[in-house]
RNA sequence: CGUGAUAAAGGCAAACCGGCCGAAAGACCGGGACGCAAAGCCAGGAGGCUACCGCGGCUCGACCGCCAAGCCCGUCCGGCUGCCACAU
Repeated sequence: CGUGAUAAAGGCAAACCGGCCGAAAGACCGGGACGCAAAGCCAGGAGGCUACCGCGGCUCGACCGCCAAGCCCGUCCGGCUGCCACAU
């Protein structure tokens, strides 16, 4: 450099539950493990989600559509960084 083993060391932690923040998506903390070789970081590209506010609509509602903005890196791509091992 390359590779990631039914292995070793160490690590992360989905759903769900409790707490807490938020309008929500969702975040954080604790429990918990479905999984993960970048499931570490960046919202740059694609995509998904939310819609307090704003605009529009009507059947006037706990309504619908769009959207400023926000969220998701455990959806994919791209970028940055990095532990262990040396089976294949």